[in-house]
Context: one part of a larger RNA
RNA sequence: UGACGGGGACCCGCACAAGCAGCGGAGCGUGUGGUUUAAUUCGAUGCAACGCGAAGCACCUUACCAGGGCUUGACAUGCUUCUUGAGCCUCUGGAGACAGAGGGGUCCGCAAGGAAGAGGAGCACAGGUGCUGCAUGGCUGUCGUCAGCUCGUGUCGUGAGAUGUUGGGUUCAGUCCCGCAACGAGCGCAACCCCUAUCGCUAGUUAUACGUGUCUAGCGAGACUGCCUCGGUCAACGGGGAGGAAGGCGGGGAUGACGUCAAGUCAGCACGGCCCUUACGUCCUGGGCGACACACACGCUACAAUGGUCGGGACAAUGGGGCGCCAACCCGCGAGGGGCAGCCAAUCCCAGCAAACCCGAUCUCAGUUCAGAUUGCAGGCUGCAACCCGCCUGCAUGAAGUCGGAGUUGCUAGUAACCGUGGGUCAGCACACCACGGUGAAUGCGUUCCCGGGUCUUGUACA
Repeated sequence: UGACGGGGACCCGCACAAGCAGCGGAGCGUGUGGUUUAAUUCGAUGCAACGCGAAGCACCUUACCAGGGCUUGACAUGCUUCUUGAGCCUCUGGAGACAGAGGGGUCCGCAAGGAAGAGGAGCACAGGUGCUGCAUGGCUGUCGUCAGCUCGUGUCGUGAGAUGUUGGGUUCAGUCCCGCAACGAGCGCAACCCCUAUCGCUAGUUAUACGUGUCUAGCGAGACUGCCUCGGUCAACGGGGAGGAAGGCGGGGAUGACGUCAAGUCAGCACGGCCCUUACGUCCUGGGCGACACACACGCUACAAUGGUCGGGACAAUGGGGCGCCAACCCGCGAGGGGCAGCCAAUCCCAGCAAACCCGAUCUCAGUUCAGAUUGCAGGCUGCAACCCGCCUGCAUGAAGUCGGAGUUGCUAGUAACCGUGGGUCAGCACACCACGGUGAAUGCGUUCCCGGGUCUUGUACA
């Protein structure tokens, strides 16, 4: 000087407390461990791994396994040499990769020949999701959007170092004020950026109630403790008030200092070294990544009457659409099929929002008209192909489950909770993820305690 303390003082955070909804029990989905397996590819492992890489495993993907093939190679560049009408189409064998046969036939040039391409041989080389994230770049997580981390000169100290950055106040903040052997400065904080809440102007088609009211999208105004009052040191600032759509950072986002964890990633990419080279490369078929005594994590659905079922008529926003979205209409109980209009989309389509609501009707507390797992049958769709291993529909079947031990999670307002909608990935497949709107709470006395963090101080046998 740091680090640490079941030392002290002060302060902050959904950290506790006060509340609301959960998880932990059940069934199912997904991930992981374990076990199994020919293989169940690999990585991630306290917080900060476990709906994570994966924004979507039937083949492909795919890296794994079994079997069948190839060896200048699936892919690149170059050299030597030989042959040749390449790409393409058809047939045969084969699980396919591939092998064989046939057809057809490129460009320049009068020709000789040349070019591209293909095939054979030989070289250099390719190739490796093989190892090392403890050789690395880049990127990322985390402490933490915490308020810190430093420097120049000066001064003090033999020196390591200190001072500044401590102190008195104050703030979300090393934010600002005052004081001070310090005076300044840098990276952070804040502000500048985006969205949103109000108003004005301008402009409007594809929007529109024809009014430009809404809306769309460009410019501008507006909020600054500016005004009043009280407190405070006459300061910074704090409490209250006015006006205002909005008040003291208005709400949200982006933005992540010096560094820490030899944190994560050689499987995104790049790259040093090591290793493989008729295989640790590469092609194909099938299987596996989907196994299942079990354990954990994160979710979904429930256990019902604030409910289930049936009927009725309502109210959104964000988005997406050309190998696409697909209307009306017809068929089907339905998934869906037919059908083709429109739309490169403020025009057309996806597209019926759902909870909510009611003269409503019914069920009447039960393992039920709760719950829907599981299983059988019959179908639909995508796709070369749904057995392993997709999603959906109808009929039947109707399991566990009557609110969950110890423990534990999220959340302070348009938030939690509940409700549906859209999108990416995507042929198909979403209870996940990312977004969108609808309905819309409770509680916060406070900082003793638990957890994490910051400042000062103290002790130390630690560095």
This is a predicted structure of a 463-nucleotide part of an RNA (small-subunit ribosomal RNA, 3' major domain) from an uncultured Ktedonobacterales bacterium.
Model confidence (mean pLDDT): 85 of 100.